[in-house]
RNA sequence: GCGCCCGUAGCUCAGAUGGAUAGAGUGCUAGACUCCGACUCUAGAGGUCACAGGUUCGAGCCCUGUCGGGUGCG
Numbered sequence: 001g002c003g004c005c006c007g008u009a010g011c012u013c014a015g016a017u018g019g020a021u022a023g024a025g026u027g028c029u030a031g032a033c034u035c036c037g038a039c040u041c042u043a044g045a046g047g048u049c050a051c052a053g054g055u056u057c058g059a060g061c062c063c064u065g066u067c068g069g070g071u072g073c074g
Stems, first nucleotide, its partner, number of pairs: 001073007010026004019057001028044005050066005
């Protein structure tokens, strides 16, 4: 330099063929329980869906570019 894959919550990840209020586990906070913790249960907070454009009535999803990570080739 060229090709391919990936980027969604603090972390690990889902999200059919474009249409729902963007979700799960774990972690965090609060409450219940307990003599106090742990465990367990309940509730809650937490997201510019990497960034910028484009297509569309409508984009996490499609297209282009950029950035970052992984991998193969030279």

Model confidence (mean pLDDT): 80 of 100.
A computed fold for a 74-nucleotide RNA from an Oscillospiraceae bacterium, annotated as transfer RNA.
Lineage of the source: Bacteria > Bacillati > Clostridia > Eubacteriales > Oscillospiraceae.
It was read from a public genome assembly.
Rfam family: tRNA.